[in-house]
RNA sequence: GUACGAUAAUAGCAAACCCGUCGUAAGACGGGGGCGCAAAGCUAAAGACCCCGGAGUAUACCGGGGGGUCAGGCUGCCGAA
Numbered sequence: 001g002u003a004c005g006a007u008a009a010u011a012g013c014a015a016a017c018c019c020g021u022c023g024u025a026a027g028a029c030g031g032g033g034g035c036g037c038a039a040a041g042c043u044a045a046a047g048a049c050c051c052c053g054g055a056g057u058a059u060a061c062c063g064g065g066g067g068g069u070c071a072g073g074c075u076g077c078c079g080a081a
Stems, first nucleotide, its partner, number of pairs: 004079002012037002017032006035068001041074003047070002049066006
């Protein structure tokens, strides 16, 4: 340095659920909370995928949402086997 990832160390993030605000909805943001996470850091929805709304015979079409869904790009802490 690459790969790998522990009942190690230090720090970090924060699911469900509850409260508030926004939204037709999916869902988002803030607070509480803590199931989990070695990238649950950033990016990317025109690689794939999932969800909502409109219209529709329709899986085609139009619009919206999701990275804590898979793959990818960039960056990064620690060091047992």

c-di-GMP-I riboswitch aptamer, 81 nucleotides, folded computationally. Rfam family: c-di-GMP-I riboswitch aptamer. Rfam's curators write: GEMM was predicted in a large-scale screen for bacterial structured RNA regulatory elements. The sequence was found by an Rfam model in a public genome assembly.